RNA sequence: GGGAGCUUAGUUUAAUGGUAGAACUUCGGUCUCCAAAACCGAUGGUGGGGGUUCGAUCCCCUCAGCUCCUG
Numbered sequence: 001g002g003g004a005g006c007u008u009a010g011u012u013u014a015a016u017g018g019u020a021g022a023a024c025u026u027c028g029g030u031c032u033c034c035a036a037a038a039c040c041g042a043u044g045g046u047g048g049g050g051g052u053u054c055g056a057u058c059c060c061c062u063c064a065g066c067u068c069c070u071g
Stems, first nucleotide, its partner, number of pairs: 001070007010024004018054001026042005047063005
């Protein structure tokens, strides 16, 4: 230089154009003499910008970051 892939919650990750879910963490509660465990609940997210569409995590363009292949 050329090519491919990835970017979603604090972390790990789902979501075939139609209300973004789960697990762990954190916080609160129940239980317990206290604590742990268990159970119930809550908080919190689509990398930036633009386009297509009635509607975009999803399709297109661009930028940024990361990984891999190749010269």

Transfer RNA from a Patescibacteria group bacterium, 71 nucleotides, folded computationally. Taxonomically the source falls in Bacteria candidate phyla (Bacteria). Rfam family: tRNA. Its family is annotated with triplet codon-amino acid adaptor activity in the Gene Ontology. RNAcentral holds the sequence, with entries from ENA. Model confidence (mean pLDDT): 83 of 100.